Small-subunit ribosomal RNA, 5' domain from an uncultured prokaryote, 520 nucleotides, folded computationally.

[in-house]
Context: one part of a larger RNA
RNA sequence: AUUGAACGCUGGCGGUAUGCUUAACACAUGCAAGUCGAACGGUAACAGGCCUUCGGGCGCUGACGAGUGGCGGACGGGUGAGUAAUGCAUAGGAAUCUACCUAGUAGCGGGGGACAACCUGGUGAAAACCAGGCUAAUACCGCAUAAUCCCUACGGGGCAAAGCAGGGGACCUUCGGGGCUCUUGCUAUUGGAUGAGCCUGCGUGAGAUUAGCUAGUUGGUGAGGUAAAAGCUCACCAAGGCAACGAUCUGUAGCUGGUCUGAGAGGACGAUCAGCCACACUGGGACUGAGAUAUUCCCCAGACUCCUACGGGAGGCAGCAGUGAGGAAUAUUGGACAAUGGGCGCAAGCCUGAUCCAGCAAUACCGCGUGUGUGAAGAAGGCCUUAGGGUUGUAAAGCACUUUCAGCAGGGAAAAAAAGCUAAUGUUAAUAACCUUGAGUCUUGACGUUAACUGCACAAGAAGCACCGGCUAACUCCGUGCCAGCAGCCGCGGUAAUACGGGGGGUGCAAGCGUUAAUC
Numbered sequence: 001a002u003u004g005a006a007c008g009c010u011g012g013c014g015g016u017a018u019g020c021u022u023a024a025c026a027c028a029u030g031c032a033a034g035u036c037g038a039a040c041g042g043u044a045a046c047a048g049g050c051c052u053u054c055g056g057g058c059g060c061u062g063a064c065g066a067g068u069g070g071c072g073g074a075c076g077g078g079u080g081a082g083u084a085a086u087g088c089a090u091a092g093g094a095a096u097c098u099a100c101c102u103a104g105u106a107g108c109g110g111g112g113g114a115c116a117a118c119c120u121g122g123u124g125a126a127a128a129c130c131a132g133g134c135u136a137a138u139a140c141c142g143c144a145u146a147a148u149c150c151c152u153a154c155g156g157g158g159c160a161a162a163g164c165a166g167g168g169g170a171c172c173u174u175c176g177g178g179g180c181u182c183u184u185g186c187u188a189u190u191g192g193a194u195g196a197g198c199c200u201g202c203g204u205g206a207g208a209u210u211a212g213c214u215a216g217u218u219g220g221u222g223a224g225g226u227a228a229a230a231g232c233u234c235a236c237c238a239a240g241g242c243a244a245c246g247a248u249c250u251g252u253a254g255c256u257g258g259u260c261u262g263a264g265a266g267g268a269c270g271a272u273c274a275g276c277c278a279c280a281c282u283g284g285g286a287c288u289g290a291g292a293u294a295u296u297c298c299c300c301a302g303a304c305u306c307c308u309a310c311g312g313g314a315g316g317c318a319g320c321a322g323u324g325a326g327g328a329a330u331a332u333u334g335g336a337c338a339a340u341g342g343g344c345g346c347a348a349g350c351c352u353g354a355u356c357c358a359g360c361a362a363u364a365c366c367g368c369g370u371g372u373g374u375g376a377a378g379a380a381g382g383c384c385u386u387a388g389g390g391u392u393g394u395a396a397a398g399c400a401c402u403u404u405c406a407g408c409a410g411g412g413a414a415a416a417a418a419a420g421c422u423a424a425u426g427u428u429a430a431u432a433a434c435c436u437u438g439a440g441u442c443u444u445g446a447c448g449u450u451a452a453c454u455g456c457a458c459a460a461g462a463a464g465c466a467c468c469g470g471c472u473a474a475c476u477c478c479g480u481g482c483c484a485g486c487a488g489c490c491g492c493g494g495u496a497a498u499a500c501g502g503g504g505g506g507u508g509c510a511a512g513c514g515u516u517a518a519u520c
Base pairs, nucleotide, nucleotide: 001519002518003517005516006515007514008513009512012368013367014366015365016364017363018361019360020326025324026323027322029321030320031319034071035070036069039068040067042064043063046062047061048060049058050057051056078279079278080277087204088203090201091200092199093198096196097195101192102191103190104189105188106187107186108185109143111141112140118133119132120131121130122129123128149158150157151156163184166181167180171178172177206250207249212242213241214240217239218238219237220236221235222234223233224232254276255275256274257273258269259268260267261266281302282301283300284299285298304315305314306313307312332358334357335356336355340354341352342351343350344349371401372400373399374398381392382391383390384389405461407456408455409454410453420441421440422438423437424436426434464509465508466507467506468505469490470489471488475504476503477502478501479500485492486491
């Protein structure tokens, strides 16, 4: 000088940060990932409409529980157990994939059979499950078409799709629509962007009281496998490969940008924030998918907890709060999606413990205040005294003034841009629908009793802590008597203690001051 600190005494306000460093210990409860009816069959609830025998009925409309389907649940959030190199940092590389986004090219023809939901029946305490029957799709499967795609022996062979919403002029119509137009979507493929996988060099702590280690081991051929190079895997062949420039083993540890310190060189550390990695009760394995360490997916085993009708089931806070335990020690079972961002959706919107805010804590840094001026009878009181006086001390009282902050009252920004409505433009047969733009219009704030400002009233509500032998700024009296005690080092105390305890006085910092721990 510093700290994610703790402890003791004390404590007025605000701003900005930070807040389980220990048990990766166990977790009650609530919430943390949904969304789309403009993909689909439908209608459990609510509202409207229609019918009604007043019991109710009808998906007709707004909407929508459950279900099929799509996209997202691989992001975001947490933790640092493991990992000394399958990591990280830096510099390179070639043998790769990439949903959504973006630019281009081409296409979207014609068919089929199911399974949920639902209905019926059954088993079970529950969790849940079984059987039969009906049905839709952007779910699933053939057929057609096929290159700048894939395979190839260069002759050839092979691979796709899906529709939905809006609009209204001719034309057709089985009055449902078709056809047209427009937005969007789908399929194939080539680029881009983004993200990810792989390989190499160099660097990245300790121990030799660890000296030898290694059989898929090192290389080759062939085969398999992967998105992709490769002993990645397998068969065969060869006997290699690493190592005192420290292999192997043991123990420690997430790495970095950075942080602290220091004149620097260095040393120590890796909280918050950001990048990468690893993990998700412990161990193992797979599925789906563009993508998986799959944290609120699945299966198996284990430990633990809970429910049970004893047959069987359920669970995983190292998400946000919160509880117990551990510990010197670390916060609310709060508000809102208003902003930023994310997911879904044409959109309105819905979800979002990400995030933004509020609450708690002097934990840290910064700022402000606790009054200002005047005031000598140098008051009283305290303490000391050589008894004269000195000191506390302009300090107080008194007089005059001010009102920051806190308090009360008042009006009151900015964070709000949008979306919607509407006007113009493009497209179009079209003034419709849709896209783009705007100068119009209309709203949207959790914080919030906001910030800042104005007014009111009163010096009113606001100072402590450590030290005073030397180092080291600051001295006397009383008590005690090697006792009680102090102490960072030297040391102090055995009857005149500036060193112990108390009083007065002083010194240093100040809403803090000291102590302890730790680093330089």